[in-house]
Context: one part of a larger RNA
RNA sequence: UGACGGGGGCCCGCACAAGCGGUGGAGCAUGUGGUUUAAUUCGAUGCAACGCGAAGAACCUUACCAGGGUUUGACAUGCUGGUGGUAGAAGCCCGAAAGGGUGACGACCUUCGGUUUUCCGAGGGAGCCAGCACAGGUGCUGCAUGGUUGUCGUCAGCUCGUGUCGUGAGAUGUUGGGUUAAGUCCCGCAACGAGCGCAACCCUUACCCUUAGUUGCGACCAGGUUAUGCUUGAGCACUCUAAGGGGACUGCCGGUGACAAACCGGAGGAAGGUGGGGAUGACGUCAAAUCCGCAUGGCCCUUAUGUCCUGGGCGACACACGUGCUACAAUGGCCAGUACAGAGGGUUGCGAACCCGCGAGGGGGAGCCAAUCCCAAAAAGCUGGCCCCAGUUGGGAUUGCAGGCUGCAACUCGCCUGCAUGAACGCGGAAUCGCUAGUAAUCGCGUAUCAGCUACGGCGCGGUGAAUGCGUUCCCGGGCCUUGUACU
Repeated sequence: UGACGGGGGCCCGCACAAGCGGUGGAGCAUGUGGUUUAAUUCGAUGCAACGCGAAGAACCUUACCAGGGUUUGACAUGCUGGUGGUAGAAGCCCGAAAGGGUGACGACCUUCGGUUUUCCGAGGGAGCCAGCACAGGUGCUGCAUGGUUGUCGUCAGCUCGUGUCGUGAGAUGUUGGGUUAAGUCCCGCAACGAGCGCAACCCUUACCCUUAGUUGCGACCAGGUUAUGCUUGAGCACUCUAAGGGGACUGCCGGUGACAAACCGGAGGAAGGUGGGGAUGACGUCAAAUCCGCAUGGCCCUUAUGUCCUGGGCGACACACGUGCUACAAUGGCCAGUACAGAGGGUUGCGAACCCGCGAGGGGGAGCCAAUCCCAAAAAGCUGGCCCCAGUUGGGAUUGCAGGCUGCAACUCGCCUGCAUGAACGCGGAAUCGCUAGUAAUCGCGUAUCAGCUACGGCGCGGUGAAUGCGUUCCCGGGCCUUGUACU
C1' cells in the first nucleotide's frame, strides 16, 4: 500500500421488511449427476454449469459403437513418368450400401501439318493411372496463445503529468463540509491540471407541426348497391405510414440551504426533475470459459487417431437434483353466440373462396415478390345455458384400436387426429425464487432454426391488469472514510 475482522461511522441495491405469485409434494417435458451399455460422442460444474454450446439428433447432422470398404486419399497445390479406344459411361455381376469387377457406346480445349469439307497424322492441355512432395485429424494441451464471452457491475470507480511531502515503499491530488443515480456538482484545501469511466451525443416510446397521399384513410360532394366506405368517381381533412423539425432546460414562482451546489412544494405542460425502455460494460479479478465456431505454437496419428458406407447409439433407467409445462377446480369446467390487438413471415413460398372428411387432413387453385393477397381464428372478455362440491362434466398421464402428414425411410426414435381408456393429483415438510407499474399475475399471437418435429424451450408482440413499500435493527452483495492485525 492492500486484503481481512462474528471492529466502528456514513450510504446504496427486490438485500431484508411490506405485499403478490410461485418452486420444493403430483403427472409429464427438458437438462444434469449417477448407473447401465458395444457405444450411451464431447464440452459447461457455487454464485457466474444443469430448456447451457444445440435458433431443430429418424438417415444426414455425428464427433461415439459394431461391421464392411478405401489408402496421394472426401478436399488443395506442385513435381516426375505413363496413358487415345484416354476421360466419361448405359447395362450386367458380387454387395446392406460404400466399394470392387466387367463394360456396349464414347468425348472436350489447343498448336502444327496433310486436307475444299468430312476426316487423318504428330505434339501439348484437361482428365485418368503409377509414384513423390504432401493432404487430412471434432486427436492432446484454454496452465503455451489470438479472438470472443461470462462475472463482480451500469458498481462509481481506476489512473496519469507536473508540483509538494517522505531516506524509501509511498502519500498528496481522489481526503474534508454539503449534495447527487454518479469521483454528479458546489465550497474548502499543497496542490494545479488531465485521461479512461459517469452523464450527454445514438435508437425506440409518449405530444405537436411541416412535407408526402398509394396499397393506407373516410369528414364533405356525386353515382351504383342499399345492410354496410360494400363499390366507383372526386378528395387527403382525420387515422395511419415515414422523412424532417419543435418540445423538458430545475427554464419560471415560493420555501429550505453557506449568498453555493442542491433539495422540497407549485404553476404551465402530452411529458418534470436521468419522463419510460434499449444500445453502451473503466483499470482490473477469477491461470474463469472456449484448441468441438474460427485462427494458432508445441506434441501425437499417417493402409490410420485420416476417409467412405450400412446399421446402431447420442432417446438406455433402481435412483438423485435443476429448469419448466399441466393441474388439483365454481373468480371454475363444458356448450352456443358475439367483440377488440400488435408485431412478424411468405415464390423450390403463403395459399383464399368452394367441395369432401367427425377431425388431423385431402381436393381445389383465386390472389400475392405483398401498407394491396395469404398465414388469420386472436385468447382471456361479454351474453345466454348446463354442471352443484363429487376424485366429479375437476385433472389429463398411461394404454388399445383406427387414421392423417412430412420424408428414400417414422421398429429402435417424429408430429397430429378420432374413438375408447381414464392414473397420480384435494394447494404441497425443511427450505427456496421472481417482481416496485403498464411491473407482477394472467391471456393469447408471431417468429428464427426447420422436409417434418419430440417447442411445454428461446427471442419478440400486444390484450386484461393489481397489491405493497413503516423502515434500514437483522440476512446477502456493494461503495466511501476510519481502526486493529503475527497476513501481503